[in-house]
Description
RNAcentral holds the full RNA, with entries from ENA. Predicted 3D model of a 238-nucleotide part of an RNA (large-subunit ribosomal RNA, domain VI) from a Nanobdellati archaeon. Its mean pLDDT, the model's own confidence on a scale to 100, is 81. Lineage of the source: Archaea > Nanobdellati.
Context: one part of a larger RNA
Formats: sequence, structure tokens, C1' cells
RNA sequence: UGCUGUCGCCUGAGGGGAAAGUUCACCUAGUACGAAAGGAACGGUGAACUGGGGCAUCUAGUCAACGGGUUGUCCGAAAAGGGCAGGCCCGAUAGCCACGCCCUAAGGGAUAAGCCCUGAAAGCAUCUAAGGGUGAAGCCCUCCUCGAAAAUAGGCGACAAUAAGGGUACGGGUAAAAGACCCGAUUUAAGAUGGCGGUGUAAGCUCUGAAAAAGAGUUCAGCCGACCAUCCGAAAUA
Repeated sequence: UGCUGUCGCCUGAGGGGAAAGUUCACCUAGUACGAAAGGAACGGUGAACUGGGGCAUCUAGUCAACGGGUUGUCCGAAAAGGGCAGGCCCGAUAGCCACGCCCUAAGGGAUAAGCCCUGAAAGCAUCUAAGGGUGAAGCCCUCCUCGAAAAUAGGCGACAAUAAGGGUACGGGUAAAAGACCCGAUUUAAGAUGGCGGUGUAAGCUCUGAAAAAGAGUUCAGCCGACCAUCCGAAAUA
């Protein structure tokens, strides 16, 4: 662009997927079978590995948010506090993530080879000629996913008749390379308070010490958070 207004909810022609695969143990059972030696299966239960999908409670990793220690140098009278070397080291929340956790069932239909039933041609026999059944990790469904551009261009509902509706701009993320997508403006982000969590006891002052280094007390402090709750609360009616 089309489907000849717009929005919402569907249908499902058709497409994609492997979403599962393998092994072991136990019961069946020392049973059936077999003289004995030996020795099953159908079915059931439970594990493991490989593959696939998801998740972050735990464990582990990371963590250029954060906290602490420390080296060199610079700012600072000194101290405090900082800058740079994304310096080095010790921890670590959220998030991400595997080495962690969870799921990965059962069934139906039509069949292949095969096995059968009935049964003539051919008074018998015969699975086949007419007819009927059974039968596989395979095929089609069931499951996940895309899918009205399926031109036979679908269905249902609502709204408008110059508006219905959409976009831009604005604040954000369950989304994200750009677009797109989702949420919000009748509340979100920032912020405040509390919780939970991280680091590990700030500065100043006092004391001990030698007017030192260092230590003790004030102090489970100080600083901080991507998490949770509550409150408040920007973002044009253009």
C1' cells in the first nucleotide's frame, strides 16, 4: 500500500519446534520356561546422563552502585576531606548468571511391514478378490509458538458521522541496536520516613602512651543501597 472509518476481543487456513533422547537399579521373579544348568517379559517404581525451557529461595561467580584498608603524588598551614593512577587489596546489596533450583506427562486417530477374522473365484483350502480387525521410536492431533496479505483479504462487540481515533512532545521501563513494544500523566520518576541489607566502629573531643607511633571510650558508630512499604509529589491540554 491493500483489505475502503476507528478501537478492542477472537477464529485459525497455513508455517516453525526434537522437545525430547538414552541408560541403569528395584519389584514383577529365582516366577513363566527348562530334566538340569540356567533364566525372561508385559506392567510398575525410582534414579542418572545428554538435550530443551524457565527461575534466583539456597550455594557459587561477578558486581567501573556502595563501605573499608592502603601506595605514589597533588590541593588543603596541620588535620579533616578530596582529585589522578578507572592504582592495589578486603568485603558486598540489587541485577545478571551456573557450578545452583524447578519442569520436560499421558492419551487419541489413520497407517507400514507383520499378524488375524469372515470369504469366494476353485462345493475343499486360502489374511483378499468384495468386506472387517490388529499393528511402530515413524505420520496426524493433543503441547509451545507465529499466524487475516488466508485476494474466498474472516468473525464478534463498541464508538463516530467531522468527529471517533491515532501520532508527536513529556515522565518512566515488565521492552529495547535504531525504530518498535509496554506503563503513566485520576500517578510515575526524583525526594522524605521507616524497614531490610552492605561495610565495620566516622569526625571531633576525652583518656593511655614519650608532646611519638599506636590504642581505648563516646560508638552495633559513621557512610551507603539498584531492594520493600508508606507519604508527598514535576511532566501543556499544546